[in-house]
Molecule: Bacterial RNase P class A
Organism: soil metagenome
RNA sequence: GAGCCGGCCGGACGGCCGCGUCGAGGUCCUCGACCUCGCCGAGGAAAGUCCGGGCUCCACAGGGCAAGGUGGUGGGUAACACCCACCCGGGGUGACCCGCGGGACAGUGCCACAGAGAACAGACCGCCGGUGACGGCCUUCGGGCCGUCGCCGGCAAGGGUGAAACGGUGGUGUAAGAGACCACCAGCGCCCGGGGUGACCCGGGCGGCUCGGCAAACCCCACCUGGAGCAAGGCCAGACAGGGAGCGUUCGAGGGCGACCCGCCCGAGCUCCCGGGUAGGCCGCAAGAGGCUGUCGGCAACGGCAGCCCGAGAUGGAUGGCCGUCCGUGCGCCUCGGCGCACGACAGAACCCGGCUUACAGGCCGACUCGU
Numbered sequence: 001g002a003g004c005c006g007g008c009c010g011g012a013c014g015g016c017c018g019c020g021u022c023g024a025g026g027u028c029c030u031c032g033a034c035c036u037c038g039c040c041g042a043g044g045a046a047a048g049u050c051c052g053g054g055c056u057c058c059a060c061a062g063g064g065c066a067a068g069g070u071g072g073u074g075g076g077u078a079a080c081a082c083c084c085a086c087c088c089g090g091g092g093u094g095a096c097c098c099g100c101g102g103g104a105c106a107g108u109g110c111c112a113c114a115g116a117g118a119a120c121a122g123a124c125c126g127c128c129g130g131u132g133a134c135g136g137c138c139u140u141c142g143g144g145c146c147g148u149c150g151c152c153g154g155c156a157a158g159g160g161u162g163a164a165a166c167g168g169u170g171g172u173g174u175a176a177g178a179g180a181c182c183a184c185c186a187g188c189g190c191c192c193g194g195g196g197u198g199a200c201c202c203g204g205g206c207g208g209c210u211c212g213g214c215a216a217a218c219c220c221c222a223c224c225u226g227g228a229g230c231a232a233g234g235c236c237a238g239a240c241a242g243g244g245a246g247c248g249u250u251c252g253a254g255g256g257c258g259a260c261c262c263g264c265c266c267g268a269g270c271u272c273c274c275g276g277g278u279a280g281g282c283c284g285c286a287a288g289a290g291g292c293u294g295u296c297g298g299c300a301a302c303g304g305c306a307g308c309c310c311g312a313g314a315u316g317g318a319u320g321g322c323c324g325u326c327c328g329u330g331c332g333c334c335u336c337g338g339c340g341c342a343c344g345a346c347a348g349a350a351c352c353c354g355g356c357u358u359a360c361a362g363g364c365c366g367a368c369u370c371g372u
Base pairs, nucleotide, nucleotide: 001370002369003368005366006365007364008363009362011326012325013324014323015322016321017320019041020040022038023037024036025035026034027033028032043346047357048356050355051354052353053352054351055229056228057227058226067225068224069223070222071221072086073085074084075083076082087101088099089098090097091096102220103219107218108217109214110213111212124159125158126155127154128153129152130151131150132149133148134147135146136145137144138143167185168184169183170182171181172180186210188207189206190205191204192203193202194201195200233283234282235281236280242274243273244272245271246270247269254266255265256264257263290309291308292307293306294305295304296303297302327344328343329342330341331340332339333338
């Protein structure tokens, strides 16, 4: 100097006014309203609502089907599509990055365009053999050689197309060629030995000489998943107008004893639909899978233990504005040290957590790599 990875901050302090919850005091006869004072009052993403859970109600024996999801291995976690470590493949000189990473000899299907041919493939140019016509040359007159065009056949080496063309290199072989055959290499399958918890890796042997890709196509395999959501759900107060259907009152609905069966107790109502009324208050609702520090275990994610800390809860929805000092950045002036002006991102709680993704002015710190 260039790069790569990770972590953190994301204006500070003070004053005035305003808004919201809560607390104290006061006024109004009470309900409650208002006034005064005091405490507190957004984020790293509060966002998108994409995953996973807690919590609540409903449903639910077990098991299966359907539907949806996940997908290398091992671990972490309440759980995950998240995180950590490793394996395999690809990229980079490297730090490191990327992978929607089970199965294509269970079956079905698809492979655009280009190209002759795209899956038990194919012959456009080309190479080679035979043959016919024409032309040229040579001739010992029997014919021979060469070229062009056509026909019949062989080949798949070379060219060309493509994301992909049915192994690669060298040789033998041949009219020309070809795993046709041979050596080595790559790859596939099987077996053996060794290492690893495992994915997998290392080494050796044998085989036929090669048997393409797509599963984010159907499908197969393994594992996971009941539904709805705080407008969940519960309590209180107030208002209103009832009507209909079904089941039931000793053949007992319904409720309680945690569920079911039995048993015991209470027991005359219960459920659904239509219509009407009210849309007020309280709980849920703020201490939680919480944070920080130390220590121990672990490569790590994370976990154990100890100590300390934790003052938003709105409900038409508060968290704003102005001023001063300082900080950062830019511009201008200039007496080179100040002055003046402007700007300070993205955005914003609504039951709560763990993630992912996306947005973000500017700045700080650390580890590592390459070049000089």